[in-house]
RNA sequence: GGGCCUGUAGCUCAGUUGGCAGAGCGCGUCAUUCGCAUUGACGAGGUCAGCGGUUCGACUCCGCUCAGGUCCACCA
Numbered sequence: 001g002g003g004c005c006u007g008u009a010g011c012u013c014a015g016u017u018g019g020c021a022g023a024g025c026g027c028g029u030c031a032u033u034c035g036c037a038u039u040g041a042c043g044a045g046g047u048c049a050g051c052g053g054u055u056c057g058a059c060u061c062c063g064c065u066c067a068g069g070u071c072c073a074c075c076a
Base pairs, nucleotide, nucleotide: 001072002071003070004069005068006067007066010025011024012023013022019056027043028042029041030040031039049065050064051063052062053061
């Protein structure tokens, strides 16, 4: 330098014929308990890596960039 994969909540990850952003764990409040744990109910938490484009509408399609992974090439 080139190809491919990945980037979504604090963590692990779902989510595609383009149309509401989700789960588990964690966190908070309440109930339960003498208390804790467990269990149950409710809740908070997001620039969907960034910028731009297409579209009535983009996590999703296109371009570029960044970061990580992987394979290949190059080097006097």
Transfer RNA from a bacterium, 76 nucleotides, folded computationally. The prediction has a mean pLDDT of 81. RNAcentral holds the sequence, with entries from ENA and MGnify. Its Rfam family is "tRNA". Rfam classes the family as a transfer RNA. From the family's description: Transfer RNA (tRNA) molecules are approximately 80 nucleotides in length. Gene Ontology term of the family: triplet codon-amino acid adaptor activity. For this family Rfam cites "The tertiary structure of tRNA and the development of the genetic code" (Hou, Trends Biochem Sci, 1993).